Predicted 3D model of a 75-nucleotide RNA (transfer RNA) from an Armatimonadota bacterium. Lineage of the source: Bacteria > Bacillati > Armatimonadota. It was read from a public genome assembly. Model confidence (mean pLDDT): 81 of 100. Its Rfam family is "tRNA". Rfam describes the family as follows. Transfer RNA (tRNA) molecules are approximately 80 nucleotides in length.

[in-house]
RNA sequence: GUGGCUGUAGCUCAAAGGUAGAGCGCUGGACUGUGGAUCCAGUGGCUGCGGGUUCGACUCCCGCCAGCCACCCCA
Numbered sequence: 001g002u003g004g005c006u007g008u009a010g011c012u013c014a015a016a017g018g019u020a021g022a023g024c025g026c027u028g029g030a031c032u033g034u035g036g037a038u039c040c041a042g043u044g045g046c047u048g049c050g051g052g053u054u055c056g057a058c059u060c061c062c063g064c065c066a067g068c069c070a071c072c073c074c075a
Stems, first nucleotide, its partner, number of pairs: 001071007010024004018055001025043006048064005
């Protein structure tokens, strides 16, 4: 350089045109002699960035950025 995959909550991942959710975590409380476990409540996002299509975009299209994989070139 070329091609492919990925980018969503602090972490791991859903949602595949109809307005973003789960588990873990974190905070407070209940329980307990203390801790853990358990239970209840709460906390959470410019969906990598910028445009476009659409009544409506995490989702479709274009460009860019980052990571991973494969290939090519040079040494």